Predicted 3D model of a 99-nucleotide RNA (Guanidine-I riboswitch aptamer) from a soil metagenome. The prediction has a mean pLDDT of 86. Rfam family: Guanidine-I riboswitch aptamer. Rfam links the family to the GO term regulation of gene expression.

This record gives sequence, structure tokens and C1' cells, in this order.
RNA sequence: AUGUGCGUCUAGGGUUCCGGCUUAACGCAGUUGAGCGGCUGGUCCGAGAGAGGCAGUCCUUACUCGUAAGGAUACACGGCGGGAUAAAAGCCCGGGAGA
Repeated sequence: AUGUGCGUCUAGGGUUCCGGCUUAACGCAGUUGAGCGGCUGGUCCGAGAGAGGCAGUCCUUACUCGUAAGGAUACACGGCGGGAUAAAAGCCCGGGAGA
């Protein structure tokens, strides 16, 4: 701090929708309503300090001179509080405060 960006996925996260469970009514192979995320689920959210991909940036070399090949892209302990969405979170504030 100037420590890049965008998909895919994971740890993790909740409850709009689907499913599950409980319950009430009814015209009872079921339908509708209410409740439950202290429901392992599907959809969904999802990492700066998780994985991997693509792109970007920098360096070197080669040549047909803007392309190709190779290399580098390190390190990273962390609240309280607030915000979004239906809701929560390792999301965002935030590589913040602090250490």
C1' cells in the first nucleotide's frame, strides 16, 4: 500500500422459493392454512488472509517487431460495531480499528 480483475468451486452461512417435519380444517390416495432452519437436503449467499481456471502486470530470451516461449506475481494475527438481501455468514464497510 500502489499488495490487479472476472467466472467456477469449497469451508462456512441462513430460510424467500422447493422439499422435509409438526399441526388445524376440509370435499381425506389428497388439498389448503399456520408453525419449525435446535430440518443431514435442492435453489440461494459465499472468502484479502481457502482451491483451481482464465485474463492482466513485470522480467528475460527469440524473431517475421507484435507475437511466441520461459520465469515472477511474495507475505498476511485480527475484534466490537454497522450494512445489504427473505435471512445469515469467513459477504460488504475491511489487507479497516488494533496487534